[in-house]
Molecule: c-di-GMP-I riboswitch aptamer
Organism: Syntrophobacterales bacterium
Formats: sequence, C1' cells, structure tokens
RNA sequence: CCCUGAUAAGGGCAAACCACCCGAAAGGGUGGGACGCAAAGCCACUGGCCUAACCCCUCUUCUUAGUGAGGGCAUGGUCGCAGGGCUGCCGGG
Repeated sequence: CCCUGAUAAGGGCAAACCACCCGAAAGGGUGGGACGCAAAGCCACUGGCCUAACCCCUCUUCUUAGUGAGGGCAUGGUCGCAGGGCUGCCGGG
C1' cells in the first nucleotide's frame, strides 16, 4: 500500500419509543433508551425516497382581491436507501 471482518481486546455509535426544544411539514437538536452498525465517522456530489412553506396552475366567487379545495414544484430534508468522494481504530491475509 492492497484485500478482508471468521476469531480476540480496548472501546465507539445509537433505531423504535419517551420527555423537552426548533421547524409549515418532512425532519433535526438535547437527555433517556438500544434495534442494529466495521466506517451507523464526515460531505447532499449522482440516483432514489420523504415533505410542500413560498411560488405556479385549475376550480370555488357576478368580476378582481381574499377564502376554501385539488394538482404541480425543493430552494427543505434523509449519509441508519444505494453509488461516489475524503478520513480512520484493531485483528487476519
């Protein structure tokens, strides 16, 4: 440097759920809690997925505005969905 995670040691992270806080929501933060994880460390770069505040379209309304309903949209998220990039502990080859 490359491959690998069967075994071992020291450890690490923390899903669901609960409380509080932030957010329109998806989701996130802190604490508790452990389903799992060898990159479940970091980066939304590509695809996927989630959400739809703003905005746009249609309808609603005598007309405009407004209200309400439906649809679309990421500039919002997810790295614990996959790929990619960067970094890294221990064992084995």